[in-house]
RNA sequence: GGAGUGGGACGGAUCGUCGCUUGGGGGAGACCCCGAGAGGAAAGUCCGGGCUCCACAGGGCAGGACGCCGGGUAACACCCGGGAGGGGCGACCCUCUGACAGCGCCACAGAAAGCAAACCGCCCAGGUAUUGGGUAAGGGUGAAACGGUGGUGUAAGAGACCACCAGAUCCGGCAGCAAUGCCGGAUGCUCGGCAUACCACGUCCGGAGCAAGACCAAAUAGGGGAGGCGGCUUGCCCGGCCACAUGUCUCCCGGGUCGGUUGCUAGAGGGCACAGGCGACUGUGUCUCCAGAGGAAUGACGGUCCCGCGAUCCCUGACGGAUCGUACGACAAAACCCGGCUUACAGUUCCGCUCCGCCC
Numbered sequence: 001g002g003a004g005u006g007g008g009a010c011g012g013a014u015c016g017u018c019g020c021u022u023g024g025g026g027g028a029g030a031c032c033c034c035g036a037g038a039g040g041a042a043a044g045u046c047c048g049g050g051c052u053c054c055a056c057a058g059g060g061c062a063g064g065a066c067g068c069c070g071g072g073u074a075a076c077a078c079c080c081g082g083g084a085g086g087g088g089c090g091a092c093c094c095u096c097u098g099a100c101a102g103c104g105c106c107a108c109a110g111a112a113a114g115c116a117a118a119c120c121g122c123c124c125a126g127g128u129a130u131u132g133g134g135u136a137a138g139g140g141u142g143a144a145a146c147g148g149u150g151g152u153g154u155a156a157g158a159g160a161c162c163a164c165c166a167g168a169u170c171c172g173g174c175a176g177c178a179a180u181g182c183c184g185g186a187u188g189c190u191c192g193g194c195a196u197a198c199c200a201c202g203u204c205c206g207g208a209g210c211a212a213g214a215c216c217a218a219a220u221a222g223g224g225g226a227g228g229c230g231g232c233u234u235g236c237c238c239g240g241c242c243a244c245a246u247g248u249c250u251c252c253c254g255g256g257u258c259g260g261u262u263g264c265u266a267g268a269g270g271g272c273a274c275a276g277g278c279g280a281c282u283g284u285g286u287c288u289c290c291a292g293a294g295g296a297a298u299g300a301c302g303g304u305c306c307c308g309c310g311a312u313c314c315c316u317g318a319c320g321g322a323u324c325g326u327a328c329g330a331c332a333a334a335a336c337c338c339g340g341c342u343u344a345c346a347g348u349u350c351c352g353c354u355c356c357g358c359c360c
Stems, first nucleotide, its partner, number of pairs: 001356010012305007020037007039331001043342002046340005051209004063205005068082005083096005097200002102198001104194003119139002121135005147165006166190002168187008213262004223253007230242004269288008306329001308326007
């Protein structure tokens, strides 16, 4: 210098004007003053908790999630440490129950894809035929063809047998909490893949969710209760007509709806220090308060600067610098809260490590 790998930080700055939500203060009021006001993912709503209501003696079925071992945690599908397998020269990355319990699938090609299988080839017989039999050693197909090399053997062959190598299973010893590793022995055992196909085994899960839930509480209609009583016909009487209680008037009560308040943000919170631990993390001390909207505030405009781009100039060139112009500033925006995961992200920047080249 180049290529790469793991982890972290930032995510335009500042000023002015006009607004928006909200806390406090002032004012009789109009309004004024002082503060606070999105994210690393606020996103997807995929997991796990808190909280709330409902249900509940206890258990099971169904359903769902997870799956090497140990640890962390409120909990997890997360994280840390370890183990095994795979990839990479390496830093490093990816994966994780069971495929001899059952059942199923394996495209195309290929003779044959799961317990067998004979297309070519090879060997034997032979009636010389387009026949019968043997053979998985050779060829060919495929993502995948049933251990490898050499020998014995045979008609030709084959773990059929033997030696060595590789693996599997079982037994024993040692190390480790364990997964597992190492060593020794036995068995020719050589067994295809897929469980993100059903399934089996083990562990966990009651349901619904802040539109949870709690409180206050209109108008209109309807419900319950108490009391009063006819109405119209000009004010009264007579008369007439209609109605005779499931009607009408007054008052009271209670429920729901609109609306309002609460839940609501001080919390598994954040910073720092010390201690324990390889680490995730935990404990103690101290400091600190950091959005709470509700169709939903957190914005708009302008100035200067930063970053980017373009042009010109300085410079042999590169790096770098100067001037001018110019637009843009990613992904995306809280909605009860928290821990994770996943995904998106212009540009800038820091740290550790690896490989290659060159120079001293």